A computed fold for a 315-nucleotide part of an RNA from Anthracocystis setariae, annotated as small-subunit ribosomal RNA, central domain. The full RNA is in RNAcentral, with records from SILVA. The organism belongs to Anthracocystis, within Eukaryota. It matches the Rfam family "Bacterial small subunit ribosomal RNA". Its mean pLDDT, the model's own confidence on a scale to 100, is 80.

[in-house]
Context: one part of a larger RNA
C1' cells in the first nucleotide's frame, strides 16, 4: 500500500488561522470545444449554504489605568511584667536589649471572603473585589443587502498551563535548595523551626503536561421519555389550588450548559439531539512486546530542554 481501526486496547494533532491539494448548492444557455451523459470548460440566473448591516440582551471575555476594605508581616508610640511559640510529646526558635497578648499610628507586598451555582465567558491554554476607557466574539426575534463568496487543509503561521532561562525592578505570606531539632536500627524522608532561588511587575526566551471529554472539524439525518439550568423570543386567561397569592410567571420556541433513560450501535462498561447511532467531506495518527521515545544525523535553543525518530539483540 490494502484491510480494519483511534473514550477506557496500539492510534485524535495542545488550540485556532489558512495558501496549496481535495470536495463542493438551485437553475438556464445561440454557436464551438468537450464527455458515455446537461459531464466539463465559458456566459448568465436564483436563495435553502455563509457573510454584511439596522436596533438590541447577557458574560471571571482580551487590553491599559485608576481604586476599595479585611487579612499577613514589618516599623514607632502606650501600658502589663513573663512567658511565648510549636507537638502525638519534645527540641530547636523566641523573651527582662521587655517578648506574647490589647490598644494607637504608620508602611510594604500579594490575593480578592460572602455573593457562587451540575451557573457563565473564551480557539485552546484559561478568565472572578470595584470602577472608567479601549477592543473583540457570541446568540435569539424582526427586516433589507451580496448572490455560493463555502467545508476541510500537508507544508506554514499565530496563540500556548505549571516549571525552568536572561535583563532590570519588587520581596509581605508561603517556600525547591540548604542549615537546624525530632523520629528512626538508620532517615538522605514524612513532624517541627529557619530559609535561598522562586512565587509578583515591565522586557524577552523556552513551547511542553493526565494541555482529558484520554473521544479531530464541518455538514444532514435519528426513535420512547423525564428533569434541572443559563440567554433571548413569542406569550392568554390557562394550568394548579379549598382560598388568597402567584407576570414577562405558566407554556411554546431558538441557541448553551447538566442529570437520568427506550431502539439502534458496543466485547463488556459506557455513551446517547453539539452519540461511542445512521451518512457524507477532509485532516492526523495506528499496525505484537522489549529494546525506546533510547541512539545517530538534521532543526531549532543563552541554557536545560523540545521536535523528528530508528535497528541490531532478546521474547
Nucleotide at each position: 500500500a490494502u484491510a480494519g481501526g483511534u473514550a477506557u486496547u496500539a492510534a485524535g494533532g495542545a488550540u485556532c488561522c489558512g495558501c496549496a491539494g481535495g470536495c463542493g448548492g438551485u437553475u438556464u444557455c445561440a454557436a464551438a470545444u468537450u464527455u458515455a451523459a446537461u459531464u466539463a470548460u465559458g456566459a448568465g440566473a436564483c436563495u435553502a449554504g455563509a457573510a454584511u448591516c439596522u436596533a438590541a440582551u447577557a458574560g471571571a471575555g482580551g487590553a491599559u489605568a485608576g481604586u476599595g476594605g479585611a487579612a499577613u508581616g514589618c516599623u514607632a508610640g502606650a501600658a502589663u511584667g513573663a512567658g511565648g511559640g510549636a507537638u502525638g510529646a519534645a527540641a530547636u526558635c523566641u523573651a527582662u536589649u521587655g517578648a506574647u497578648c490589647u490598644c494607637u499610628a504608620g508602611u510594604a507586598g500579594a490575593a480578592c471572603a460572602c455573593u457562587a451555582a451540575a451557573g457563565g465567558c473564551g480557539a485552546a491554554a484559561g478568565c472572578a473585589g470595584c470602577u472608567a476607557u479601549c477592543c473583540a466574539g457570541c446568540u435569539a426575534a424582526a427586516g433589507a443587502u451580496u448572490g455560493a463568496c463555502g467545508c476541510u487543509c500537508a507544508g506554514g503561521g499565530a496563540u500556548g498551563a505549571a516549571a525552568g532561562u536572561c535583563u532590570g525592578g519588587g520581596g509581605a505570606g508561603c517556600a525547591a535548595a540548604g542549615c537546624a531539632g525530632a523520629u528512626u536500627a538508620g532517615a538522605g524522608a514524612c513532624c517541627u523551626g529557619u530559609g535561598u532561588a522562586g512565587u509578583c511587575c515591565a522586557g524577552a526566551c523556552c513551547g511542553u503536561a493526565a494541555a482529558c471529554u484520554a473521544u479531530u472539524u464541518a455538514c444532514a439525518u435519528u426513535u420512547c421519555u423525564u428533569a434541572u439550568u443559563u440567554g433571548g423570543c413569542a406569550a392568554a386567561a390557562a394550568a394548579a389550588a379549598a382560598a388568597u397569592a402567584u407576570a414577562g410567571u405558566a407554556u411554546g420556541u431558538c441557541a448553551g450548559a447538566u442529570a437520568a433513560g427506550c431502539a439502534g450501535c458496543a466485547a463488556a462498561c459506557a455513551g446517547c439531539u453539539g452519540a461511542u447511532g445512521u451518512g457524507u467531506a477532509a485532516c492526523a495518527c495506528c499496525u505484537u512486546g522489549u529494546a525506546a521515545g533510547u541512539a545517530c544525523a538534521g532543526u531549532c535553543c543563552c541554557a536545560g530542554a523540545a521536535c523528528c525518530g530508528a535497528a541490531a539483540g532478546c521474547a